[in-house]
Context: one part of a larger RNA
């Protein structure tokens, strides 16, 4: 100087407490382990792996496996020969491929050559999701959005080092003030950036409609007020008042204000830690393979199933379930797309194909909610697993292994042990809607969006984690 202590002091955080909803019990979905298998490709493994890489495994993807093919190769550059290329037909085959036959010559300079493309040969080489993340780059998680981690000069110390960075206050903050052998400085903090909340100005189309007419309808004249959508500004700074404090920094309360003390949320992550993760995004050293660890194809597998774990969805009901009416969003996407209307089917769908390259049109119905009515506490008009039959649809193809519909079937489950977890406000809880990936979809996932909308916080004694100072130590 660190590390460490069931030493001390101070402080913070959904860390506890106070509250609220879950997980752990059930069924199912997904991931992982294990087992099995020809293969069940692979990485990730406490927090910080396990609905994670994967924003979508029927083929492809695909890396695995069983067969069938190829060996200058699916791809690149160089070299030689040959033919332009494309095209059409046949045989064989699961396909890949292999074999056979047919016709036929363009473009640019010109006796020949070239460009592009095909076929054949020889070699240099290609190729590798093969190994090593403990050889690496890039990127990322984590401690942690924690408040720290450093440096110049000076001073102190024999030196390692110390000081500054400590002390008294204060803050979300090494934030600021005061003191001080320290004085300056940069990296983090904060601010600058984006979104939301208020107003003003400006602009009114595809959006809006107060007044004047008008219509079935903001439909059409008309309007630029309102709403709304862009753009540019203003606005919040402890600015102001009182108290408190050391005449400081600040803290407490009030006024005004749409907003008050970081207004709310995001982006932003210091020095470093974990030989953390990634050679399977990509790049790359070294090693390995080269008629195979490369490449191609068909089928299978990644979807297996005594079991264990993780994350979710749906429930166990009456604050509910069924049926019939009625109302109110935001954000997003659409041209090989979205698909209105009418017809048809119990339905999934089918047929038709208006409009819209989108503030115009479509997806689109918001659902919880309100009104009426049935059920009356039951394994039920709860719950919906499982299974049978009949259908639809995407796609060469739905058996392994898609989704959806109708009829029938109607399992466990009556609020869950020890334990454990999220959340402090438009939050939790609950309700729907939408997007990416995508032919289709195993999405109950992930990312957005709005609707309804709580309870509690006495406090820091204790638990976990963290920061500062101090102290013990036979540790480094």
């Nucleotide at each position: 100087u660190g590390a460490u202590g069931g030493g001390g002091g101070c402080c913070c955080a959904c860390a506890c407490a106070a509250g609220u909803g879950g997980u752990g019990g059930a069924g199912c979905a997904u991931g992982u382990g294990g087992u099995u298998u020809a293969a069940u490709u692979u990485g990730a493994u406490g927090c910080a792996a396990a609905g994670c890489g994967a924003a979508g495994a029927a083929c492809c993807u695909u890396a695995c496996u069983a067969g069938g093919a190829c060996u200058u190769g699916a791809c690149a550059u160089g070299u030689c020969g040959u033919g332009a290329a494309u095209c059409c037909u046949c045989u064989u085959g699961a396909a890949a491929g292999a074999g056979a036959a047919g016709g036929g010559u363009g473009c640019c300079c010109u006796u020949g050559g070239g460009a592009a493309c095909g076929c054949g040969g020889a070699c240099a080489c290609a190729a590798g999701u093969g190994g090593u993340g403990c050889a690496u780059g890039c990127c990322u998680a984590u401690c942690a959005u924690c408040a720290g981690a450093u440096c110049c000069u000076g001073c102190c110390a024999u030196a390692a080092g110390g000081u500054g960075u400590u002390g008294g206050g204060u803050u979300a903050a090494g934030u600021c003030c005061c003191a001080c052998a320290a004085c300056a400085a940069g990296c983090a903090c904060a601010a600058c950036c984006c979104u939301c909340g208020u107003g003003u100005u400006u602009a009114g189309u595809u959006g809006c409609c107060a007044c004047c007419a008008u219509u079935g309808a903001g439909u059409u004249u008309g309007g630029a007020a309102c709403c709304u959508u862009g753009a540019a500004c203003a606005g919040a700074c402890u600015g102001u008042c009182g108290g408190u404090g050391a005449u400081a920094a600040g803290c407490c309360g009030g006024a005004g204000g749409a907003a008050g003390g970081u207004g709310a949320g995001g982006a932003u992550g210091a020095c470093g830690u974990c030989a953390a993760g990634u050679c399977a995004u990509c790049a790359u050293g070294c090693c390995c393979c080269u008629u195979a660890u490369g490449c191609u194809u068909u089928g299978g597998g990644c979807g297996a199933c005594a079991c264990a774990c993780a994350u979710g969805c749906u429930a166990c009901a009456a604050u509910g379930g069924g049926u019939g009416g009625g109302a109110c969003a935001a954000a997003g996407g659409g041209u090989c797309a979205u698909g209105a209307u009418c017809c048809u089917g119990c339905g999934a769908g089918g047929a038709u194909g208006a409009g819209c390259u989108a503030a115009c049109u479509c997806c689109a119905a918001a659902a919880a909610c309100c009104c009426a009515u049935c059920c009356u506490c039951a394994g039920u008009u709860c719950a919906g697993a499982u299974u049978g039959c009949a259908g639809g649809u995407u796609g060469c193809a739905a058996c392994u292994c898609g989704c959806c519909u109708g009829c029938a079937u109607g399992a466990a489950g009556c609020u869950a042990g020890a334990a454990u977890u999220g959340c402090u406000a438009g939050u939790a809880a609950u309700c729907g809607c939408u997007g990416g990936u995508c032919a289709g979809c195993c999405a109950u996932a992930c990312g957005a969006c709005a609707g309804u909308g709580a309870a509690u916080u006495c406090a820091u004694u204790c638990u976990c984690g963290g920061g500062c100072c101090u102290u013990g130590u036979a540790c480094a």

The part of an RNA shown here (small-subunit ribosomal RNA, 3' major domain) has 476 nucleotides and comes from Trichopus zeylanicus subsp. travancoricus. Model confidence (mean pLDDT): 83 of 100. RNAcentral holds the full RNA, with entries from SILVA. It matches the Rfam family "Bacterial small subunit ribosomal RNA". Rfam links the family to the GO terms ribosome and structural constituent of ribosome. The organism belongs to Trichopus zeylanicus, within Eukaryota.